Large-subunit ribosomal RNA, half A from Zarconia navalis LEGE 11467, 1646 nucleotides, folded computationally.
It was read from a public genome assembly.
Rfam family: Bacterial large subunit ribosomal RNA.

Context: one part of a larger RNA
RNA sequence: GGCUAACGGUGAAUACCUAGGCACACAGAGGCGAAGAAGGACGUGGCGACCGACGAAACGCUCCGAGGAGCUGGAAGCAAGCUUAGAUCCGGAGAUGUCCGAAUGGGGCAACCCUAUAUACAGUUAGUUGAAUCCAUAGACUAGCAUGAGCCAACCGGGCGAACUGAAACAUCUUAGUAACCCGAGGAAGAGAAAGAAACCUCGAUUCCCUUAGUAGCGGCGAGCGAAGCGGGAACAGCCUAAACCCAGGGUAAUUAUCCUGGGGGUCGUGGGACAGUCAUCAGAGACUCAAAGAGUUAGACGAAGCGGUUGAAAGCCGCACCAAAGAAGGUGAAAGUCCUGUAGUUAAAAACGGCUUUGUACUCGAUUGUAUCCCGAGUAGCACGGGUCUCGUGAAACCCCGUGUGAAUCCGCGAGGACCACCUCGUAAGGCUAAAUACUCCUGUGUGACCGAUAGCGAAACAGUACCGUGAGGGAAAGGUGAAAAGAACCCCGGGAGGGGAGUGAAAUAGAACAUGAAACCGUUAGCCUACAAGCAGUGGGAGGACGAUUAAACGUCUGACCGCGUGCCUGUUGAAGAAUGAGCCGGCGAGUGAUAGGUCGUGGCAGGUUAAGGCGAAUAUAGCCGCAGCCAUAGCGAAAGCGAGUCCGAAUAGGGCGUUUUCAGUCACGGUUUAUCGACCCGAACCCGGGCGAUCUAACCAUGUCCAGAAUGAAGCUUGGGUAACACCAAGUGGAGGUUCGAACCGACCGAUGUUGAAAAAUCGGCGGAUGAGGUGUGGUUAGGGGUGAAAUGCCAAUCGAGCCCGGAGCUAGCUGGUUCUCCCCGAAAUGUGUUUAGGCGCAGCGGUGACCAUCAAACUUCUGGGGGUAAAGCACUGUUUCGGUGCGGGCUGCGAGAGCGGUACCAAAUCGAGGCAAACUCAGAAUACCAGAAGGAAAGUCACCAGUAAGACAGUGGGGGAUAAGCUUCAUUGUCGAGAGGGAAACAGCCCAGACCACCAGCUAAGGUCCCCAAAUGACGGCUAAGUGAUAAAGGAGGUGGGAGUGCAAAGACAACCAGGAGGUUUGCCUAGAAGCAGCCAUCCUCGAACGAGUGCGUAAUAGCUCACUGGUCAAGCGCUCCUGCGCCGAAAAUGAAAGGGGCUAAGUCGUCUACCGAAGCUGUGGAAUCGAAAGAUUGGUAGGGGAGCGUUCUGAGAUUGGGAGAAGCACUAGCGGCAAGCAGGUGUGGACAACUCAGAAGCGAGAAUGUCGGCUUGAGUAGCGAAAAUAUGUGUGAGAAUCACAUACCCCGAAAACCCAAGGGUUCCUCCGGCAGGCUCGUCCGCGGAGGGUAAGUCAGGACCUAAGGCGAGGCUGAAGAGCGUAGUCGAUGGACAACGGGUUAAAAUUCCCGUACCGCAAGCGGUUGGAAACGGAGGACGGAGAAGGCAAGCACCAGCCGGAGAAUGGUUGUUCCGGUGUAAGUUCUCAAGGCGUUGAACUCUGGAGAAAACAGAGUGAGCUAAGAGGCGAGUCCAAGUUGCUAAGGCAAUGGAGUGGUGGGAGUCAAGCUUCCAAGAAAAGCCCGUAAAUUCCAUAAAUCGUUUGUGCCUGUACCCGAAACCGACACAGGUGGGUAGGUUGAGUAAACCCAGGGGCGC
Repeated sequence: GGCUAACGGUGAAUACCUAGGCACACAGAGGCGAAGAAGGACGUGGCGACCGACGAAACGCUCCGAGGAGCUGGAAGCAAGCUUAGAUCCGGAGAUGUCCGAAUGGGGCAACCCUAUAUACAGUUAGUUGAAUCCAUAGACUAGCAUGAGCCAACCGGGCGAACUGAAACAUCUUAGUAACCCGAGGAAGAGAAAGAAACCUCGAUUCCCUUAGUAGCGGCGAGCGAAGCGGGAACAGCCUAAACCCAGGGUAAUUAUCCUGGGGGUCGUGGGACAGUCAUCAGAGACUCAAAGAGUUAGACGAAGCGGUUGAAAGCCGCACCAAAGAAGGUGAAAGUCCUGUAGUUAAAAACGGCUUUGUACUCGAUUGUAUCCCGAGUAGCACGGGUCUCGUGAAACCCCGUGUGAAUCCGCGAGGACCACCUCGUAAGGCUAAAUACUCCUGUGUGACCGAUAGCGAAACAGUACCGUGAGGGAAAGGUGAAAAGAACCCCGGGAGGGGAGUGAAAUAGAACAUGAAACCGUUAGCCUACAAGCAGUGGGAGGACGAUUAAACGUCUGACCGCGUGCCUGUUGAAGAAUGAGCCGGCGAGUGAUAGGUCGUGGCAGGUUAAGGCGAAUAUAGCCGCAGCCAUAGCGAAAGCGAGUCCGAAUAGGGCGUUUUCAGUCACGGUUUAUCGACCCGAACCCGGGCGAUCUAACCAUGUCCAGAAUGAAGCUUGGGUAACACCAAGUGGAGGUUCGAACCGACCGAUGUUGAAAAAUCGGCGGAUGAGGUGUGGUUAGGGGUGAAAUGCCAAUCGAGCCCGGAGCUAGCUGGUUCUCCCCGAAAUGUGUUUAGGCGCAGCGGUGACCAUCAAACUUCUGGGGGUAAAGCACUGUUUCGGUGCGGGCUGCGAGAGCGGUACCAAAUCGAGGCAAACUCAGAAUACCAGAAGGAAAGUCACCAGUAAGACAGUGGGGGAUAAGCUUCAUUGUCGAGAGGGAAACAGCCCAGACCACCAGCUAAGGUCCCCAAAUGACGGCUAAGUGAUAAAGGAGGUGGGAGUGCAAAGACAACCAGGAGGUUUGCCUAGAAGCAGCCAUCCUCGAACGAGUGCGUAAUAGCUCACUGGUCAAGCGCUCCUGCGCCGAAAAUGAAAGGGGCUAAGUCGUCUACCGAAGCUGUGGAAUCGAAAGAUUGGUAGGGGAGCGUUCUGAGAUUGGGAGAAGCACUAGCGGCAAGCAGGUGUGGACAACUCAGAAGCGAGAAUGUCGGCUUGAGUAGCGAAAAUAUGUGUGAGAAUCACAUACCCCGAAAACCCAAGGGUUCCUCCGGCAGGCUCGUCCGCGGAGGGUAAGUCAGGACCUAAGGCGAGGCUGAAGAGCGUAGUCGAUGGACAACGGGUUAAAAUUCCCGUACCGCAAGCGGUUGGAAACGGAGGACGGAGAAGGCAAGCACCAGCCGGAGAAUGGUUGUUCCGGUGUAAGUUCUCAAGGCGUUGAACUCUGGAGAAAACAGAGUGAGCUAAGAGGCGAGUCCAAGUUGCUAAGGCAAUGGAGUGGUGGGAGUCAAGCUUCCAAGAAAAGCCCGUAAAUUCCAUAAAUCGUUUGUGCCUGUACCCGAAACCGACACAGGUGGGUAGGUUGAGUAAACCCAGGGGCGC
């Protein structure tokens, strides 16, 4: 370390439970609100954070009922109380009811501010007034009313109105008048009493259901859409006006006349009414209102009957009883008719409601005759054009509705009946009202469930629309169980605690609060066996050894497993996966063919014609039964139809034919299986499209208002002076200070590199870099919004999202695409082809499969035989072509002769023909094998129909072809096989090759392919050869005295071949050529002689000779030698990347060829036993993917079985040797557990998981690994403590110092201070903390904001516009980032101070006293009031230096009582009859007069002639306060007392004078406070008002703690990032750069 067992931990499954949900049924209710709603904020309790309740009368108050003993909510505890004088609790009626919210006095950032008492606005009534415009009207004002407004789930009516989608594309069409948005109403709404429906018959308002009917129709006549009348039911209900005419009142008018208001009259289509007559006025009916009474509703009351034993506990069981108009249900320590609450039944209301019923009252309602006249709904009907709606898409398109235009009639009229016309019929438009039957459920009550049971059921069983996320719209969780009862563990021990061990409680504590059961992953402890020479899906078959024992017993079983054989996971998807193709870390839970409607078909059942639908009766511990015949299917067909009919149609036909009738064949309804269609339709999955909203806190641009830019450099225009010119011009110097100017910090940006890349950081850091007075940067407030904005333009940016934001909805979009799709067994079993396809990875039809029925009995495949036609292979060259050689050779070329005609020659080309030899897919004189057709014999499974599929990607091998290169594991056909969907044996391993088709078992036998030395079963078999190469494992051209066999041809005892010995000569150095050429550079010739033989020479060699050889010859030797061809087996040719493809060892056979025998060898065949299917039997069959069919197991729930088990222990969980087809599974037992469970027969389904990058939870691995977030730095001592690197203190050291210091604004929201604590947070630690608990802390007339003002902009009475929602905007009203505006110094707290205290001031208001005057409002006016840049000067704060003064020091070291060193030397607002730089001003301050309609001011003019303004300084404030030091006390942190000097000069200085001055062009807010005035028109007061002095009094609301370049804000973090304004020490320096240091703060939480 492995396996196993036992015992634990973790974890939460399972089973049980339910407090909560879900779906319905029946009733009720169907609204609440200006009498202030819905919804909230804030409060209210003795202690009170949250929920609930309540509202300053606040855990409640009053009255009336009910009730009868306890009560002060959830919710314990402490405290204090209430109650039989009737509490708490329950019901009815009242009172109170803060603030916000329609929100309503004004405002506003909801729950607040301001004002002061206001119903804001609209409406309506009345009155008073009153424009343009005479009357009038609009409008205005006043009073009254209290009508509207807002909220709310679905249903309803209307306005407006998509898209995805479907059409396999798409545009008409569809989705769909759907979704969304908007308006409005009610408990229902809408519709509604015929200008109707029909059809020659009729019906008689509307609505809803069934049916008609998927019909008539509409429709790129595609996809699809789709009525109506009749019929059957539910429910029923009818009325009022306009007009004609009459009356009254009023108005206008010059008249005829006419208008308005009110009353009467009148309401219809066999036309009615007016009008003119006649009659009646009882009774009855009714939808409206009121009253009374009664049911009923809102609390209640009574209400039968049991005990004992067992048990922790009884209700269970046992025993003996009882009640029942009550055996519904729930509870009680397990399972209760008789214990409790209840139940059946009976009964009850002071008060409120009472929409239902009854009665009454009030109110409404008459008929008829005549037909001369009058009336009967006008910008209407109709028509034209353009649209919409109906089934109707413009069609022949009626009817109905809308827009524009035109434009009638009045009953002798008008409309309709599907263009239109005629006839006929029906109706009476252009006004209105109307219950019921119908739709829905936010809500209340009661009840039910073959609904769920904590991953389920609502998102929510629980303090959930919560926590949390997002700027926002919006999104949105997790989380149940101690026990009967807390009896919740006193006490002891260990420990700082946490935790644990005892004790105790309890039936049980392994029920101990992290609590019932307690599976698995995962982590341990103990024990048995195994494991350190051993290689792989880890199992399986065998098996030694060791250790053990019990469901059914030893011929048994359990654990381990040395060693041996065989053996490449699962799923998906594929021609093909161990695949290095997909998916899964592991475990557990959840997770996918369902439902409705309508067809087809099969089965079962009922009836023989079948059957009801809606509805009704009924039922009420219900879903039964009956009625209902409207309708549907069938009963007759044929035809396009009219139509005819056992026939009919075509046809001239009686012909003929088609489809029917006839003979065998009956349908229909219900249920079930299967399949199809329409719906989301097996589940999960887009990117898109459309609608309505939310976003400019990021960013882009713009608007308004503020603010910022150290320092240095350059030196434009202009000006001055000088020169110069007739005058300019021009030149020089100076002055000046321009600039999208230069250098360079802050600031803004982002060019380069490195680091970082699971970061410190979802864009940064470090080092360099660009701009830095401008088209600059930045703060605050605002505007622009999604096909839109904005954009110095990159398709950039619009909240970490942009070729069209985000959120929600249409929506379960669609997906010919991918993935996934869950128990078992049995039977059969494919395809990867043809054809069509905007088709090619999809579909349709056919082919191939399954199931059933029918038909039969030999038809199919196959075998054998017989008979056929053919034009392929091979072959051939007769045809068509092609082709080589030869012969003859037309014709031509070349050439000779000739004057020419012509005659010749030809080694040139060559037709045709002859001979020889070839070739052909598109040649065939001839021509197979197979295949195909037909017949015969053998041969069961063929055919037809119905229903249900899958397949239509194929792969390799052999053969025959095409393409390609006679390449491809290539491609494409044909054909066969195998794989696919096929296991077994062989080929080492190896889908497609060889052998062979697996029902199961066997420790039986025989074989196939292939094998027999060992691995490894079987021959070290036999005989005869070959190979020597480890050939035997792949290969060519080519090469070779390898070797075996064969054939042929030469030489050879007259001596071959090889070897050795010897010769190899002379003419001659042949000739030519050459410098030379002598056998041997080259050319020609290549003879003769000698001889046994000897070339005018085979090579080497020389300058040329020479020399050595060869051929040739002789000798020695002695028997075969040489050459050519064919053939077997070998050799070379032969190089790839780690060493490694004969399977290995190894082999000379164990290679190879031939012959032969034996054996091995498979899931084949045989044998034995068994199962299933088919079959009468005999017997045969049983591999299997897609797919079809059949039979079962299990889960949850329901009914029935008067079934059964259960505290003496159910379910669940764990183990276990039984049973069943060895199936899914089912029992029995043991332990745990502690309350339910099971069986049989049926039924209903949220019914079976291993995979979906599934989903939720848990747990591993990685791993004690990376990391611990700026490298500014720590060290020591002491203290505290259980414990100290980290806390405190001290002492050193180090870092920042235009910051890493200090103060504000925003933002945050208690983080501030003190005490206590240390589980978590803190990247370590922790005694510490921005952490947990408790307590405390923020004090304002003057600071900031409001009670003042306005900017951009917002809202917006009236108004204008718009389908609606709404948009714009006047008067107004809000709105700071601006204007206006009164306090300073010191002290004090643990924590606050311009806020408290001390001192000294100022502002507003009120009052008193005293003085003066007409004053005020509105109004008018001035002023407020403004840009950039630059330069010079004055004076402050602070700082530095020098001097003076005060206090202190006197030395570890050379000097140091001196011209030494160190520190200090401060002090406000306010006030002032003091001084004053400077600025404006003689180019005119201040003042006076005049002018215009005009009072002042302003403006203009005139006069006189010097003032106006201002920082600052001085005085007072202040003999104060502060202050080093000293002294005392101390809890060691501090506290108290006392208290010195407190002056002058210099330098520079971004503050101030100053809103100044100079200059430039781009020409630079508004309003109020404050000031001035009173002419005209107007108001108020003069009882006053204003103003001056003084005194007294008074002064509202909000913020105020703390952080604020950050550990508290924005960045998910105690994050190297970001964040507006102010202050600005020293040395060096131009400087806010840089470096080092003050004050102050830190050392970065390993």